Predicted 3D model of RNase P RNA and transfer RNA as a complex of 450 nucleotides. It holds a member of the Rfam family "Bacterial RNase P class A". By type it is a ribozyme.
C1' cells in the first nucleotide's frame, strides 16, 4: 500500500420559478413583505422521567423489577473507569499438575453453609457405593481388603511428582489448588504475604433467602367554554350502619348522612352509591413546545461528566404542511493520457416532551487488532 | 400515538425443564368390505414446535432480541 475484524461519527448543500403550513409586521382589506419547517434511527414500544387526573395525606401485605466495586446522570435494566471469572492466541517458569505476562472476545457478576427441588438416560453408585480389575486367605462354593488402573456419563468426590503397602489410599514428604486466620496496601470490589488444613459435586434465566427499588392509568391522559336534551325511567342496596373513595387485598383517613304515615309487615317523598335501558352532542380553546434546551471557548478530571462566561431560539399539523420542476455543487464507482463522459445517492416520514436500549442503513471519515507486501 | 393476545403435521387446534418417546380429529396413500360407490374398520406416511441467540448436561417448555397475524382504544 492492499485485505480481514471489531467500535464510533456522518450520513447532503446552493440557485430559480410555482405551490403548502405556522409565526410575525403591514394593509387600499385583494393581499403584500419578513423568519422558518421531518430522522440519527422520527421505527421497536424494551426501560427511566418531566407532566396531568385519581378530594387530602399515610401504613402493611402480595406482586413486580435490579444485583462485582467506586463514580457520573434527573433517573434508568444507560455510561465510564476498575476488580474478577470464562474461553482463546503467543510467550516465560516448571519433572508435571499448574501458575505468571500481553493481547483479542465476553460475562444475565449477591447467596448452594436457612431451607426445599432437580440432576433423565447410561453406569456398580449420581449424597452413597463396587461391575471389570489388584492383592490376600481358601474346603475351590467363596470370603475378606481396596478405590490408585478401567469403563459408564455432562459431572464419580482435591491434583502431579516421590516414598510406603498384601495390594491401595493425604497414609507420609515436597509442591501447587481449595478454605480459613492475621499483616500490609487500597475509597472499594479485591491484590500480595506467612501461617494452619484433608478440604464430598452441579444447579437460583428453579422454588427461595438477603440487599436496594417500584401507587396506578396515560395525552384520544387531562382542564376549560358554547350549544342542545329528559338531571326524565327501571332495578337492587344504604340513609347511625352499610356503602363508595385512585389499582389486587388490609388497616387507617374521608365523604354521603332525610322527613311523613303505619295494622309495625311495612308505605310515600327525598337523598347517595353501583347497575340498566334510553335521549342530546361529535363545535370550539388550552395541553402543543424555552427545554434536566443547542452552539463555542476556557477550567478541574484517567474518562464518562461538571462548573463558568458568551452567544442563539431552529416544526407544531389535528384527515394530516415540510412539496414539484430544473440546472449546479457535493460524494462514490466505472471509462479515459489529461480533459472528459455516463450511472448512482441507502434506512426511511414528526403527532406530548426528554435520556437510554434494540432493530434497518448506499456511501464516506476515524480509531484499535489480525495478517500480508515494500521501503528505510 | 398506546393497550392487550397468538405462530405446533396440507387445515383445525391440544401438550410446555412434566428430561432426550410430540399428540387428536379432518384430509392423503394403501388395504379389507362391495355389483360398484359411500359409510364403518386396520395400516401408513407426513413436524427446522415462526427466526435468532442465551441459561443448562438437556429447551416446543425459561430469558432476550426480531419477523409475521390478529383484537382494543374518543
Nucleotide at each position: 500500500g492492499c485485505g480481514g475484524c471489531a467500535g464510533u461519527c456522518u450520513g447532503u448543500u446552493c440557485u430559480a420559478u410555482c405551490g403548502a403550513c405556522u409565526g410575525g409586521u403591514u394593509u387600499u382589506c385583494g393581499a403584500a413583505c419578513c423568519a422558518g419547517u421531518a430522522g440519527g434511527a422520527a421505527a421497536g414500544u424494551c426501560c427511566g422521567g418531566g407532566c396531568a387526573a385519581c378530594a387530602c395525606a399515610g401504613g402493611g401485605c402480595a406482586c413486580c423489577g435490579u444485583g462485582c466495586u467506586u463514580c457520573c446522570u434527573a433517573a434508568c435494566g444507560g455510561g465510564a473507569a476498575g476488580g474478577g471469572g470464562u474461553g482463546u492466541a503467543g510467550c516465560c517458569a516448571g519433572c508435571a499438575a499448574u501458575g505468571g505476562c500481553u493481547g483479542c472476545a465476553u460475562c444475565a457478576c449477591a447467596g448452594a453453609a436457612a431451607g426445599u427441588g432437580u440432576c433423565a438416560c447410561a453406569g456398580a453408585a449420581a449424597c452413597a457405593a463396587a461391575c471389570c480389575g489388584c492383592c490376600u486367605c481358601u474346603u475351590c462354593g467363596g470370603a475378606g481388603g481396596u478405590a490408585a488402573g478401567g469403563g459408564u456419563g455432562a459431572a464419580a468426590c482435591a491434583g502431579c511428582g516421590g516414598g510406603g503397602u498384601a495390594a491401595g489410599a493425604g497414609c507420609c514428604c515436597a509442591c501447587u489448588c481449595g478454605u480459613g486466620u492475621u499483616g500490609u496496601g487500597g475509597u472499594g470490589a479485591c491484590a500480595c504475604a506467612a501461617c494452619a488444613u484433608u478440604g464430598g459435586g452441579a444447579u437460583a434465566a428453579a422454588c427461595c433467602u438477603c440487599a436496594c427499588g417500584g401507587g396506578u392509568u396515560g395525552a384520544a391522559a387531562g382542564a376549560c367554554c358554547a350549544a342542545a336534551u329528559a338531571a326524565a325511567c327501571c332495578c337492587a342496596g344504604g340513609c347511625c350502619a352499610a356503602a363508595a373513595g385512585c389499582g389486587g387485598c388490609c388497616c387507617g383517613c374521608u365523604u354521603c348522612g332525610u322527613g311523613g304515615c303505619u295494622u309495625c309487615g311495612g308505605c310515600c317523598a327525598g337523598u347517595c352509591u353501583g347497575g340498566g335501558a334510553g335521549g342530546g352532542u361529535a363545535g370550539g380553546u388550552c395541553g402543543a413546545u424555552g427545554g434536566a434546551g443547542c452552539g463555542c471557548a476556557a477550567u478541574u478530571g484517567u474518562g464518562a461528566a461538571a462548573u463558568u462566561g458568551c452567544g442563539c431560539c431552529u416544526a407544531g399539523a389535528u384527515g394530516a404542511a415540510u412539496g414539484a420542476u430544473a440546472g449546479a455543487a457535493a460524494c462514490u464507482c466505472a471509462a479515459u493520457u489529461a480533459g472528459u463522459u455516463g450511472a448512482g445517492u441507502a434506512c426511511a416520514g414528526a403527532a406530548c416532551c426528554c435520556g437510554g436500549c434494540u432493530u434497518a442503513u448506499a456511501g464516506g471519515g476515524c480509531u484499535g487488532c489480525c495478517a500480508u507486501u515494500u521501503u528505510u | 400515538g398506546g393497550c392487550g393476545a397468538g405462530g405446533u403435521a396440507g387445515c383445525u387446534c391440544a401438550g410446555u425443564u412434566g428430561g432426550u418417546u410430540a399428540g387428536a380429529g379432518c384430509g392423503u396413500a394403501g388395504g379389507a368390505u362391495u355389483c360398484a360407490u359411500a359409510a364403518c374398520c386396520c395400516u401408513a406416511a407426513g413436524g427446522u414446535c415462526g427466526g435468532c441467540g442465551g441459561u443448562u448436561c438437556a429447551a416446543u417448555u425459561c430469558c432476550g432480541c426480531u419477523c409475521c397475524u390478529c383484537g382494543c382504544u374518543a
Model confidence (mean pLDDT): 75 of 100.